[in-house]
RNA sequence: AACGUGAGCGGGCUCGCCAAGAAAUAUGGCGAGGCAAAGCGACAGAUCCGAAUGUUUAUGUUCGGAUGGCUGCGUUGCCAAA
Numbered sequence: 001a002a003c004g005u006g007a008g009c010g011g012g013c014u015c016g017c018c019a020a021g022a023a024a025u026a027u028g029g030c031g032a033g034g035c036a037a038a039g040c041g042a043c044a045g046a047u048c049c050g051a052a053u054g055u056u057u058a059u060g061u062u063c064g065g066a067u068g069g070c071u072g073c074g075u076u077g078c079c080a081a082a
Base pairs, nucleotide, nucleotide: 012035013034014032015031016030017029018028019027020025039075040074041073043072044071045070046067047066048065049064050063051062052061053060
């Protein structure tokens, strides 16, 4: 220096409750056996919903949609000990 890994620090994020507010919601507080990408991306698989088709009773096939907090993958990013 590179690769793997990620203790810890400062912070960030998700959810719930409370406060403030007409409300949207910014903010603040408290809590969680929450997240190291709980940043972004539906390409692949998977799961779920709907419709069509079809049934040799296979829970099949096709299409549309959802899920990034299902997995893989791609991509961006803060700090960094052993």

The RNA shown here (c-di-GMP-I riboswitch aptamer) has 82 nucleotides and comes from a Candidatus Omnitrophota bacterium. The coordinates come from a structure-prediction model, not an experiment, and the mean pLDDT is 79. Of the family's consensus pairs, 95% are formed in the model. It matches the Rfam family "c-di-GMP-I riboswitch aptamer". Its family is annotated with cyclic-di-GMP binding in the Gene Ontology. NCBI's taxonomy places the organism under Bacteria, Pseudomonadati, Candidatus Omnitrophota. The RNAcentral record of the sequence draws on Ribocentre.